The prediction has a mean pLDDT of 77. This is a predicted structure of a 318-nucleotide RNA (Bacterial RNase P class A) from a Burkholderiales bacterium. The model forms 94% of the base pairs in the Rfam consensus. NCBI's taxonomy places the organism under Bacteria, Pseudomonadati, Pseudomonadota, Betaproteobacteria, Burkholderiales.

RNA sequence: GAAGCACGCCAGGCCGCCGCUGGUGCAUCACCCGAAAGGGCGCACUGGAGGAAUGUCCGGACUGCAAAGGGCAGCGUAGGAGGUAACACCUCUCCACCGUGAGGUGAGGAUCAGAGCAACAGAGACGAGCCGGUUUAGUCCGGGUGAAACGGGCAAUCUCUACGCGCAGCAAUACCAAAUAGGCACACGUUGACGGGGCCCCCCGAGUGUGCGGGUAGGUAGCACCGAGCCGGUGGGCGACCACCGGCCCAGAGUAAUGGCGGUCACAUUGGGGGCAACUUCAAUGCACAGAAUCCGGCUUACCGGCGCGCUUCACAC
Numbered sequence: 001g002a003a004g005c006a007c008g009c010c011a012g013g014c015c016g017c018c019g020c021u022g023g024u025g026c027a028u029c030a031c032c033c034g035a036a037a038g039g040g041c042g043c044a045c046u047g048g049a050g051g052a053a054u055g056u057c058c059g060g061a062c063u064g065c066a067a068a069g070g071g072c073a074g075c076g077u078a079g080g081a082g083g084u085a086a087c088a089c090c091u092c093u094c095c096a097c098c099g100u101g102a103g104g105u106g107a108g109g110a111u112c113a114g115a116g117c118a119a120c121a122g123a124g125a126c127g128a129g130c131c132g133g134u135u136u137a138g139u140c141c142g143g144g145u146g147a148a149a150c151g152g153g154c155a156a157u158c159u160c161u162a163c164g165c166g167c168a169g170c171a172a173u174a175c176c177a178a179a180u181a182g183g184c185a186c187a188c189g190u191u192g193a194c195g196g197g198g199c200c201c202c203c204c205g206a207g208u209g210u211g212c213g214g215g216u217a218g219g220u221a222g223c224a225c226c227g228a229g230c231c232g233g234u235g236g237g238c239g240a241c242c243a244c245c246g247g248c249c250c251a252g253a254g255u256a257a258u259g260g261c262g263g264u265c266a267c268a269u270u271g272g273g274g275g276c277a278a279c280u281u282c283a284a285u286g287c288a289c290a291g292a293a294u295c296c297g298g299c300u301u302a303c304c305g306g307c308g309c310g311c312u313u314c315a316c317a318c
Stems, first nucleotide, its partner, number of pairs: 001314005007308004012265007020048007031040003050289001055299001057298005062169004074165005079093005094108001095106004109160002114158002116154002130143004173221004183212006195204003227249001229248008267286008
């Protein structure tokens, strides 16, 4: 220098204008909603997506229901040891395979319980028995085909073994709770209640009143400051990770905010000019994948590009 391998990180910066949304404070004179409290509108300050927020595929927290314990069925996992709240995740390691190598991949328990399967070739593929020689005797030896010829293989077929799993999911669930229409109880009522009309005892008329309860609309919580949290340090461990110390508080809606425009500087590509070259200047274009929705830990998939560190192979120089 070229080609690679592994790990980690970034995901455009700054300024101006106009917005959206959460919080706090101030204003509440007017305007809108409301019986009111208050809310909206207004002003100021301040928080406001990701490495994958993707898929919704695993594992948990949480919640409700179920549940003595155990078993069966069903589903899942599978070398060994460890990490973790847990896992199908991660780490170390053994073995097998791939790679010159750094490294990568592994659906790596059991075929001394039972069943099933085995292309082509071959007489024969789990049934038996071909060819040649040989023997008292399918008694023994040899041969060809094939991955495999009686000794076995496949569990990525059923099965067996060990271990794990109760079922559902935030549209979980808990609380508050209208209007209307049902429901229940009590009281009054055709001997006229309640209500109405004429107005002082007549008429009309069959239900009326009170209370309770469930559900719905709607609202609140769950739900977003205190956690399997983030950052830094020290120590332990090969490592995943753990312990201790210090600091920090970090989006939150409920049809769903996190945006748009302009300028400028980066970066990349292309083209033109200058220069021996390194490079410089001008212009155009581009600047990904994607978007929280109860919250975490993983895996997976998508992605213009850029950076750092370690290592390998080859070539060259000393």
Source information
Rfam family: Bacterial RNase P class A. Rfam classes the family as a ribozyme. The gene name in the source record is rnpB.